[in-house]
Context: one part of a larger RNA
């Protein structure tokens, strides 16, 4: 000097930041992701019969964004530099298209298992849900003859959609050079293993994956094996070169009870999604079922230690909608913590008989000490009262009657820690008597301790002081 810090005394007041470093333990209870009736049929509620309105379900986008944590990863994971065999919802530009049929299903009715979770049947229906035909090129394949591929409406008539091309943005995959702890008390390692042909697969190069074929690949310039770790901007030290780290913002990654799988989709092998299998908790009629906070509060637990089951979408942004508008525990804001950084403050001028008391004395006196009190001010802060923003724009303000501003009364509401042998500013009395204690090091303490305890005096940071711990 630095700390996400803890612990011991002690605490007055704003501003801005930070705040489970351990048990990726386990989790009660609320929220944390919906929205669309301007695709749909149906129910119901209302009407001044023009309508309006409220939803379970079809269906359509969105749930891959946001937010958590670092378990695991020594890795093309990251950090820089470049590459080419790639996809890209939604947006932006631009061309071309949007003809004609058709068959079901939820809802709904009935029925029937079941303690529930849930299921099964029968009968009816609509759509931008599904399916055929048509056209079809500047798409796609080609043996260059040629052969294949779509689309949806909706309304309030003005728009929004729909399909298919081409560019563009943006986002993502993939490869590669170089860079990235520690161990030789790890020295040998590798069978898709290394290359090729052929074939499959991807959006796409590629042993990715498979047949056959060849014996290849890697290593003391550290292969394999252990062991530790997310990686980075950066942040702490230091003159610097370098050591340390990698909380909190910022990128990227990699996980979601553990372990595996794909589905849907532009995009996930998906945190609040499905399926299997363990392990745990919970329901149950014992037949079978539900569940995953490493979202935000919060609970127990661990721990030397870390906070509110707060408001409020008003602003920034996301999602969905034409649009009102809904959703948003992102955020924004408020609450706890001196947890740290910054201000401010706890009075100012004056005042000697140097007042009482206290401590020391050589008993003369010295020191506490201009301190006190007294006298004359002032009101930061806090109190009380009274106006009161910007943040919002034409409406809308959780914060909040907040910042702030003007008046009022009154020294009024507000100091403590640690040391005082030398390193190191600061010194004397009493107790104690190798006891009791103290200490970072050297050391102090066995009858005059400046070293332990307590007083008085003093030094030194000051709402904070020490002390522990870690780093440079």
């Nucleotide at each position: 000097a630095a700390c996400g810090a803890a612990c011991g005394c002690u605490g007055g007041c704003g501003g801005c930041a930070u705040g489970c470093c351990u048990a990726a333990c386990a989790c009660a209870u609320g929220c944390a992701a919906g929205u669309c009736g301007a695709a749909c049929g149906a129910a119901c509620c209302u009407u001044u019969c023009g309508g309006g309105g409220u939803u379970a379900g079809u269906g359509g986008c969105g749930c891959a964004c946001g937010g958590g944590u670092g378990c695991g990863u020594a890795a093309c994971g990251c950090g820089u530099g470049g590459g080419a065999a790639u996809c890209u919802g939604c947006c932006c530009u631009u061309g071309g298209g949007u003809a004609c049929g058709g068959a079901a299903u939820a809802a709904c009715u009935c029925c029937c298992c079941g303690a529930a979770a849930g299921g099964g049947g029968u009968g009816c229906u609509a759509a931008u849900a599904c399916c055929g035909u048509a056209u079809g090129a500047a798409g796609u394949c080609u043996u260059c003859g040629g052969a294949c591929c779509a689309a949806a409406g909706a309304u309030u008539u003005a728009u929004c959609g729909c399909c298919u091309g081409a560019g563009g943005a943006u986002g993502a995959g993939c490869c590669c050079g170089c860079g990235u702890u520690g161990g030789a008390u790890u020295a040998g390692c590798u069978g898709g293993u290394u290359g090729g042909u052929g074939g499959g697969g991807u959006a796409a190069a590629g042993g990715c994956c498979u047949a056959c074929c060849a014996a290849g690949g890697c290593g003391a310039c550290g292969a394999u094996c252990c062991a530790u770790a997310g990686c980075u901007g950066g942040u702490c030290u230091g003159a610097g070169a370098g050591g340390a780290u990698g909380a909190u913002c910022a990128g990227c990654c990699a996980c979601a009870c553990u372990g595996g799988g794909a589905c849907u989709g532009a995009g996930a092998c998906a945190c609040g999604g499905c399926c299997c299998a363990g392990a745990c908790u919970c329901c149950u009629a014992c037949g079978g079922g539900a569940g995953g906070c490493a979202g935000c509060a919060g609970u127990g637990g661990g721990g030397a230690a870390u906070a509110u089951u707060g408001g409020a979408c008003a602003a920034u942004g996301g999602g969905g909608g034409a649009a009102a508008c809904c959703c948003u525990g992102a955020u924004c804001c408020a609450g706890c913590a001196a947890u740290g950084c910054c201000g401010c403050g706890u009075g100012a001028g004056u005042g000697a008989u140097g007042a009482a008391g206290g401590c020391c004395u050589u008993a003369g006196g010295g020191u506490u000490g201009u301190a006190a009190a007294g006298c004359u001010c002032u009101u930061u802060u806090a109190c009380c009262c009274g106006g009161g923003a910007a943040g919002a724009u034409a409406a809308u303000g959780a914060c909040u009657g907040u910042a702030c501003c003007g008046g009022g009364a009154g020294a009024a509401u507000a100091a403590g820690c640690c040391c005082c042998g030398g390193c190191u500013a600061a010194c004397u009395c009493c107790g104690u008597g190798c006891c009791a204690g103290c200490a970072g090091c050297c050391g102090c303490g066995g009858u005059a301790a400046u070293a332990c305890g307590g007083a008085g005096g003093g030094g030194g940071c000051u709402a904070g002081c020490g002390u522990u711990g870690u780093u440079c």
The part of an RNA shown here (small-subunit ribosomal RNA, 5' domain) has 472 nucleotides and comes from an uncultured bacterium. It matches the Rfam family "Bacterial small subunit ribosomal RNA". Gene Ontology terms of the family: ribosome and structural constituent of ribosome. The full RNA is in RNAcentral, with records from ENA and SILVA.